[in-house]
RNA sequence: UGGCGGCGCGUUUUAAGCAUGCAAGUCGAACGGGUAAGGCCCUUCGGGGUACACGAGUGGCGAACGGGUGAGUAACACGUGGGUGAUCUGCCCAGAGGUUGGGGAUAGCCUGUGGAAACACAGGGUAAUACCGAAUAAGUUGUGAACAAAAGUUUACUGGAGGAAAGGUGCUUAGGCAUCGUCCGAAGAUGAGUCUGCGGUUCAUUAGCUAGUUGGUGGGGUAAAGGCCUACCAAGGCAACGAUGAAUAGCCGGCCUGAGAGGGUGGACGGCCACACUGGGACUGAGACACGGCCCAGACUCCUACGGGAGGCAGCAGCUAAGAAUCUUCCGCAAUGGGGGAAACCCUGACGGAGCGACGCCGCGUGAACGAUGAAGGCGGAAACGUUGUAAAGUUCUUUUCUUGGGGAGGAAUAAGUCUGGUAGGUAAUGACCGGAUGAUGACGUUAACCAAGGAAUAAGCCCCGGCUAAUUACGUGCCAGCAGCCGCGGUAACACGUAAGGGGCAAGCGUUGUUCGGAUUUAUUGGGCGUAAAGGGCGUGUAGGCGGAUUGCCAAGCCUGGUGUGAAAGAUCUCAGCUCAACUGAGGGAACGCACUGGGAACUGGCAAACUAGAAUCUAGGAGGGGAAACUGGAAUUUCAGGUGUAGGGGUGAAAUCUGUAGAUAUCUGAAAGAACACCGGUGGCGAAGGCGAGUUUCUGGCCAUAGAUUGACGCUGAGGCGCGAAAGCGUGGGGAGCAAACAGGAUUAGAUACCCUGGUAGUCCACGCUGUAAACGAUGUGCACUAGGUGUUGGUGGGUUAACCAUCAGUGCCGUAGCUAACGCGUUAAGUGCACCGCCUGGGGAGUAUGCUCGCAAGGGUGAAACUCAAAGGAAUUGACGGGGGCCCGCACAAGCGGUGGAGCAUGUGGUUUAAUUCGAUGAUACGCGAGAAACCUUACCAGGGCUUGACAUAUACAGGAAGUCGCAAGAGAUUGCGGUGUCCUUCGGGAUCUGUAUACAGGUGCUGCAUGGUUGUGUCAGCUCGUGCUGUGAAGUGUUGGGUUAAGUCCCGCAACGAGCGCAACCCCUGCUGUCUGUUGCCAACAGGUAGUUGGGAACUCGGACGGAACUGCCGGUGACAAACCGGAGGAAGGUGGGGAUGACGUCAAGUCCUCAUGACCCCUAUGUCCUGGGCUACACACGUGCUACAAUGGUCGGUACAGAGCGUCGCGAAACGGCAACGUUGAGCAAAUCGCUGAAAGCCGGCCUCAGUUCGGAUUGGAGUCUGAAACUCGACUCCAUGAAGGUGGAAUCGCUAGUAAUCGCGCAUCAGAACGGCGCGGUGAAUCCGUUCCCGGGCCUUGUACACACCGCCCGUCACACCACCCGAGUUGGGGGUACCCGAAGUCGCUAGUCUAACCUGUAAAGGGGGACGGCGCCGAAGGUAUGCCUGGUAAGGGGGGUGAAGUCGUAACAAGGUAGCCG
Repeated sequence: UGGCGGCGCGUUUUAAGCAUGCAAGUCGAACGGGUAAGGCCCUUCGGGGUACACGAGUGGCGAACGGGUGAGUAACACGUGGGUGAUCUGCCCAGAGGUUGGGGAUAGCCUGUGGAAACACAGGGUAAUACCGAAUAAGUUGUGAACAAAAGUUUACUGGAGGAAAGGUGCUUAGGCAUCGUCCGAAGAUGAGUCUGCGGUUCAUUAGCUAGUUGGUGGGGUAAAGGCCUACCAAGGCAACGAUGAAUAGCCGGCCUGAGAGGGUGGACGGCCACACUGGGACUGAGACACGGCCCAGACUCCUACGGGAGGCAGCAGCUAAGAAUCUUCCGCAAUGGGGGAAACCCUGACGGAGCGACGCCGCGUGAACGAUGAAGGCGGAAACGUUGUAAAGUUCUUUUCUUGGGGAGGAAUAAGUCUGGUAGGUAAUGACCGGAUGAUGACGUUAACCAAGGAAUAAGCCCCGGCUAAUUACGUGCCAGCAGCCGCGGUAACACGUAAGGGGCAAGCGUUGUUCGGAUUUAUUGGGCGUAAAGGGCGUGUAGGCGGAUUGCCAAGCCUGGUGUGAAAGAUCUCAGCUCAACUGAGGGAACGCACUGGGAACUGGCAAACUAGAAUCUAGGAGGGGAAACUGGAAUUUCAGGUGUAGGGGUGAAAUCUGUAGAUAUCUGAAAGAACACCGGUGGCGAAGGCGAGUUUCUGGCCAUAGAUUGACGCUGAGGCGCGAAAGCGUGGGGAGCAAACAGGAUUAGAUACCCUGGUAGUCCACGCUGUAAACGAUGUGCACUAGGUGUUGGUGGGUUAACCAUCAGUGCCGUAGCUAACGCGUUAAGUGCACCGCCUGGGGAGUAUGCUCGCAAGGGUGAAACUCAAAGGAAUUGACGGGGGCCCGCACAAGCGGUGGAGCAUGUGGUUUAAUUCGAUGAUACGCGAGAAACCUUACCAGGGCUUGACAUAUACAGGAAGUCGCAAGAGAUUGCGGUGUCCUUCGGGAUCUGUAUACAGGUGCUGCAUGGUUGUGUCAGCUCGUGCUGUGAAGUGUUGGGUUAAGUCCCGCAACGAGCGCAACCCCUGCUGUCUGUUGCCAACAGGUAGUUGGGAACUCGGACGGAACUGCCGGUGACAAACCGGAGGAAGGUGGGGAUGACGUCAAGUCCUCAUGACCCCUAUGUCCUGGGCUACACACGUGCUACAAUGGUCGGUACAGAGCGUCGCGAAACGGCAACGUUGAGCAAAUCGCUGAAAGCCGGCCUCAGUUCGGAUUGGAGUCUGAAACUCGACUCCAUGAAGGUGGAAUCGCUAGUAAUCGCGCAUCAGAACGGCGCGGUGAAUCCGUUCCCGGGCCUUGUACACACCGCCCGUCACACCACCCGAGUUGGGGGUACCCGAAGUCGCUAGUCUAACCUGUAAAGGGGGACGGCGCCGAAGGUAUGCCUGGUAAGGGGGGUGAAGUCGUAACAAGGUAGCCG
C1' cells in the first nucleotide's frame, strides 16, 4: 500500500497462570431393579401387565488409543543392523478339547445417624457373565531315554498344588439346534520388554574416575538375562582411540543451501522417546507406575458455618501477563478412523469443514484496438525546442473479474430392511458363507462449474536511479538538516541529503530488519599453507602410534565381484494422470552410495611360515679434526709490590675537568706476585645434534670419512607424551679476583642529561657443585630417502697417471648458473625443483603472550594460554618519487679571495604594532615591506562625520506629459541643491521625428563577499631538464630509450648499448652594441678651394654621424692531448675567438602562490542603500619594532676662484634664449622652436691655483626661529624651493648580514615618466674606472648516478611513552546475595516388602454343635524412602568500597625513543 481465487501454514518468547464450555464412554442380548411422560392391552380406576427407552447402582469392555508439548535427557534416548536357546502379549485369525456340581456375600433399595459441604457410618434384606471351594486335562517338580549342545525340543514314570459362567439371545418337532460368550493347552499375527555391534555435540584452562564399584558363590526378585537387590569372598573395572566433570541439546525420515564434498536445521507431515503444577509412591490391569485415576509432601488458586474441603488447558476454543510477533469461546459426525454394542445406535474439539491473518506458494485481473494538433498542464532549456507521449481526450470493441437473477454436479460407499441366486451341514427352523437387485443419510452449501442481464464498469502500488547495480535532470539546503550494505556523500554550482519531473526494477505486493548456506580454495577430504606476508618445536635420544626392501607358499581381515534380507510411508527424481492451467494431489518406475548374511577371486595391503641381500648394523686393516672430560706445563701482555736511574708533569678529550704527581708520578731498568685470556698460524678452513669448541703435553672417551673383504639378515624411517643436552644474563653454597665492568660516585656536555664522552668502581665475568631453561637459540629454511644440466674454488680420503700437470670417485664446505619453482626478492644436486613417509606449527591487526586456572622454579621468572572491547586495516616483496646530520660526480658571487655596503647616527620612504570617528583595501620566508602607487593639499578616495537624492551620477527600451536643454543675473545655503527673473532649438510631407526635461515600468548601480568557483595576467628557479610512438624486458606498478665511457654553458656533441626515432625545452633565427662595405647627404659633417673665424657662407660628398641593405666568426687554419671521435689546450691571422658583450625569449610542472580593488566572469548579497552627490576630515597619527634608501662622520676631504670633455631624452595649455630686477628662490619682457635647425643645456667628478690642519672642526647638516618665491579656487591639518639665523646626533658602527668577476664594482653627474605643484624612489644615459678568483673542505641552492627508508599532505614527513580530562569493556577485590550439584548426620509422609499376632473376621477344613484351624482386614514394629533441617567444602552467577592495566577520544602537557648512519646502527633474550 492492498482486487479475487486455490492449496498450505499460524505463541519460535515464561514446561508462566488460568474464568467458562466441551475433549471417553458404551453395553438392558451379564444383573437386581425402577417408572415421570408417551404407545398398546387389562382394569375393581387404586392400579397392573407388556414392548421400547432408561436415572443411579453391581458387572463387562474401553479409558495405557487418539490429542498436546519438548522441560528433562549426551543416554542403548535415537538411527541402523543383529540376538532373545533370557521374555510377555487383552481384543483378532485358523485349528483341538471342554463348559460338571455347589456355596456364602454385597451395592442398589428400605430405616436411621453425623456433617455447612465434600461425604461418611449403623441396621435390615437382594441378583449376576461379581466372589469362593470341589472333580477332571495339559503344563509344572523329580528321575530316565533320544535328538541337539546356551537354560532347547520330544517322550516314559512319579509326588503335591492347580480351572469353568449348568451364562445371555434366537429358533424349535421341546429332544435339542444355532449363535454370542467363557475355560485349557498349542500355533499365528500384532504390540511390547530386554541385550548388543556401529554411528551422530563442544570444552583437556575437566586427567584421573569408581565401594555395589568389577567379578564369583548362596539367596531373593522379575514376564524375562543381569549387582536388579541382599550376605559372604576376591581386588578388580574404566581412561589420552579422551574416562570423570562441565556446558549445550529431544533423536530420526527429512528441510534449506551448495557443482559436489560439505555447512546449517529438526517448524508443518511421518516414526521413536520423554513429560503432564513440582517431587515421591504404589494400586488396578494383557498393557500404566497412568494428561482429563488414586495416596503422600510442597508451592499456588478457590470454597468454608474455621471444624474442614476442592483444583491442575504442554486436549479444542478462549483469557491474563510477557513479547517485534502468531487465529474462532464457529459447524458437523455427511465422509475417514477409533471405543462400546449381536445390531440399530451412542460417544468422538481425532477428524471433515467453515472463519481470521497477503504469513508462504501458485494462478487470474485491474481492459483491448485505433487515435498527432504530437492538446492542455507539469518538468528541462538562453532560445529553437525536447520530454511526459499514443500516454490522455476521443472513436470502436470485449466482459475474465464484479453486481443481480436462474437452474445445478461430485464428495454416498452402503447399513438396517425388502426381494432373490448359490454353497456346506442339518430331520427342520433360526442361522453361517459367497453373490445380485432395491434401499435412508451432506456439516461444508446461497458449494464448484454453467447460463442470462448490466456496464470499462469494482480493482496499483512499493523500492531504487555515485560505483558495485538496470536507471538523471532541476530546485532547496550549505559538514547544517540528513544519507549510508561496503567504498563513502554534505563546508554555496550535491547525478549520493529533501522535493519535483523523468527513468529503472518488481508487482498485490514492495522495501527494511533478523537468521542460515553460498560466493569463502577464508579450516583447504575433494581443496591451502609455514626463507622474508601468520606459521619449523633451541637441539637430540627414544615410548606409543603412523609408514616400511625383495622371493615363495598358505589364510582371506582390508579389497574386487555375484546373490539374499533390510534400508517404513511421505518427501526428492523420471514417466503418466486428476482438478480449465499451475500450486496441490494420485499411480507406476528407478534410486537410496548404508548395515547384515552368504557364494566366489587372490593382483595389492595385512597375518603366518620359510628363505634373500640392494636398506641398516657389526668386525678387521687406514685417515683427518679448536669434538668432550681431567691433570700438568709455557711464554707475551696487564696490574700490583720491592729496589735502582731520573724530573715535572702524567693522564684524558671534540675541547676540558674530575683523577694522579716534588711524600718523586709518567718514563726506564732489575726482581717478585697474582689472575685471566691464548697474538702470529687463521682460512665463507676443521669438528660437533644444537648450544658451542682455538697455547702446549699426557691419560680417558664420543662421533665421522674412505677402501677392500667378512658377518647378521629388514634388525629400518619418523616420532605425540617422556628423558637428556642447552649461549649470555640470573640464583644458592664455597673459593678466587689481574684486567674489564651493570649498579653507584664524581667530572663534562646540555634548556634539562637519572644518557652518549671521561676518571673511578661493586656485583658479575673465573673455578667446584646445584638450580634456572630462555635468545634475532637464524640458513628466520624440521628429519629421512630417491630423482632432476653444468661450471669453478676449497677441506679430508681412495684409485689411476711418465708421480708435475691432470683424470675418475666418495664425504664435507663456498660461489655462479640450466630446467623448474616463487607474489616478487630469490632458490637452484647443501633446493625454496619433482615425489614419498612421519612430526611440529598457522588462520586479519590491536587487546596479549596479557588476565585467569593449572603446572615447574629458592626467587627472578618459565610452560600452557583466552575473552570482552576496538579498528578496516596490519603486513610482504617490488616500483616511481621525495628526503637523509648516506656515498660518488658536477655547477652557481654558493663559499673562499677581494672591493664597497647594511646593522650604530639624522632624515626620507614602506611595513608591523598602537591610536583613532576614520587612520580605506590588498601584498606577509625565500617569491610582502621606495610593493599595487609612473607621484593622497581638493579631486584621486574605495575610509569617517554631517547634509542631500531615489528609474537614480551612468546605459537601453516603452508609454504619457511638456518645450526646451543650456546659459546669464539675483537670493538662501558649507556645498550639493533650491527659488525667482531674463535669454534660448533643429528638420518636417504639419501626422510627426531628432534632442532634452518630468512622471511610470522594465531595470541601472555596487572598489560589497568568495583568487579555495574561474578566465586573463604575474611572481618563483637560466636550472637542463620534461615527454611520446613503435619495439623489447617485467604477472604488474614500471623499466629500457634518458643509464654507461668521454665532453660541454647545455639531454651540447661523440662512442658504446634492445633499442630505433620523434616532440617541448638548450642552441640558433630577432633587437641593441663592437669592425667594415655600398647607397643616400639635411637640420648633421668640413679634408681640399674661397670669403670669414660663429661649419658661419659659397661649396664639397672625402671623414664623423644618421638611416637602409650587406659582409664578417665557422673551432675555418696550425701544433699538441684524446679513442682515428666528440672535444679540450696553445698559437696565427683578425675590430672581434671559441655562446664576442647585453637584451627579448621562461619546457613539463610546483607553491589551492598573488590579483574578484586593472579588466572579464559564475554563484551569493544590498536595492529610499553596501547605490549616488556634496562639505569637512582621514589615508601624513606616534611610546615603539623591522625592511629599503639618502646624507654623513671628513684631508683620496671641505671651501673659494678659474677651466675641459658626454650620452640619452623632452618640449606649443610647452621648452623658453638674450636682456633687466632680486643675495637667491624667482620675477618682468619675450627672440627662436611642433625641433639632427630653437630651447631645456652651465654636465659633475676631473684639471690648475688659494685657504682650512685633525677639532665635533670652514666636517656634518638635522631641528627650530624669521623673511620670502612658485604652483594652485585653496599650501592650517598637509607642498616644493630660496635667503638670514640656529647648528642636534654622528669620530666608520655588536651579534649578524647584502651586492658585485670588467667597461663590472665603486664613484660622478644628466635626462625621462607621473605631474598644476610636489623624488633621497623608479626607469634610462653617459663620465672616471679598480681589486680578486689558490681552489671546491665547509655554508646555501641546483643537476645526474647510487644507497637506506616505517615518508607519499612526501622531513615543516612520520612517530613513541608518561602525565591530565572524558567515555567504554575487562581483571583483582574486604564483603554481600542467589542458583546448582556432592558428602556426612538428623527428622521421616505416602507406599512396597518383611516381621508380629493385639482387635475383628461370611465362603474352605475338622466338628452334631460349641469351638478350633487355615486364610484375610485393621493395628504394631523394622529396612528403604520424597520434601525439610544442620554441618562442610566445591562449581557458577548478580552486586561492591577500593585497586589495576587496556581501548577510544578535538587543537592538551613533557620530552624525542624508532624510521636516513634518525644524529650513540637497530633488534632479541

Small-subunit ribosomal RNA from an uncultured prokaryote, 1469 nucleotides, folded computationally. The RNAcentral record of the sequence draws on ENA. The coordinates come from a structure-prediction model, not an experiment, and the mean pLDDT is 83.